[in-house]
Predicted 3D model of a 338-nucleotide part of an RNA (large-subunit ribosomal RNA, domain IV) from an uncultured archaeon. It matches the Rfam family "Archaeal large subunit ribosomal RNA".
Context: one part of a larger RNA
């Protein structure tokens, strides 16, 4: 040099993609606890303070023993001294650096982004923001049902019966879910039309095979009707008494023409947008603003307390992560000798 531990003067994150890893913090008691909240909780928030042995007084609770207290008829119970074990609290003392002295044992605390929550998961590079839930919402299905498996008997759901089960979408709660049925699909329709074969009628021909005609389900067509069904949600001109902007108009166009929201986002090319702020400095975090290349409402939309081995970006503490390395211990290895 290497592997595993220990120890470190001063700085204390300068290290690093990044506190990765290390330290730090702990266990009882007492004392305090902001702010948010679905009023249950976040909580052990944060903070500070005690902790070892001896003795004294008092003091729990068990139990012995004395008693000329006291009730009682006795039993007994109660007072009073006292021995022993035993809880606590309060003073004094006492040793040590160090008294949850060993092992054991939480660093704390803010912004935001996800996902509601406990779960589940790529057995052996992924534990998530990925699935999955309660909660909502739409279809189907009156039981000899739908849905599933089977060629059928027959069998699961289920010895259930619409507050049911089956399939599907979204995913706690709070506030909300807006405009479109022209396309594609669903379901409805005693409406017109178009409609095979079988039937009926006519017909060619010695016979059969043809050949016309009429009737008719589904089906298509057509009419409605449905988006928490697949899915979509425009451009051009001009305009106010400074400039800018356009509330307004005026045109083309569509089934409708993106509403509340929210936005430089886990979505935004430009871009390291602007402007505040946190810094000594920030392609970084948060707040705003927003003309959103290409947000946007159960393909859910906005918030949210818990909660996370999730993802980010900050404080304090802490520390060999770093200035700047060293030193000890164990092992292995390697040299030099017997």
């Nucleotide at each position: 040099a290497c592997u595993a531990a220990u120890u470190g003067a001063g700085g204390g994150a300068a290290u690093u993609c990044g506190g990765c890893a290390u330290a730090u913090u702990a266990g009882u008691c007492c004392u305090g606890u902001a702010g948010c909240u679905u009023c249950g909780g976040c909580u052990u928030a944060a903070g500070g303070g005690a902790u070892g042995u001896c003795u004294a007084u008092u003091u729990u609770u068990g139990u012995g023993c004395a008693u000329u207290c006291c009730a009682g008829a006795a039993a007994u119970g109660u007072g009073u001294g006292u021995g022993c074990a035993u809880u606590a609290a309060u003073a004094g003392a006492u040793c040590u650096c160090a008294g949850u002295a060993a092992c054991a044992a939480g660093g704390a605390c803010g912004g935001c982004c996800c996902g509601a929550c406990u779960g589940u998961u790529u057995a052996c590079c992924a534990a998530a923001a990925a699935c999955g839930u309660a909660g909502c919402c739409a279809a189907g299905u009156g039981c000899g049902a739908a849905u599933c498996a089977g060629a059928a008997a027959u069998g699961a759901u289920g010895u259930g019966u619409a507050u049911a089960c089956u399939u599907g979408g979204u995913g706690a709660g709070a506030c909300c879910u807006g405009c479109u049925c022209a396309g594609u699909g669903g379901u409805g329709g005693u409406g017109u039309c178009u409609a095979a074969a079988a039937c009926u009628c006519c017909u060619u021909u010695a016979c059969a095979a043809g050949g016309g005609a009429g009737c008719u389900a589904a089906g298509g067509u057509c009419c409605a009707u449905u988006a928490a069904a697949c899915a979509g949600c425009g451009g051009g001109g001009g305009u106010a008494a400074c400039u800018a902007u356009g509330a307004c108009c005026c045109u083309c166009u569509u089934a409708a023409g993106g509403u509340a929201g929210c936005g430089u986002a886990a979505u935004a090319c430009c871009u390291u947008g602007u402007c505040g702020u946190c810094u000594g400095a920030a392609u970084g975090g948060c707040g705003a603003c927003u003309u959103g290349c290409a947000u946007g409402a159960a393909u859910g939309g906005u918030u949210u307390a818990a909660c996370g081995a999730g993802g980010u970006u900050g404080u304090c503490g802490c520390u060999g992560u770093c200035c700047c390395c060293a030193a000890u211990u164990a092992g292995a290895g390697c040299c030099c000798u017997c």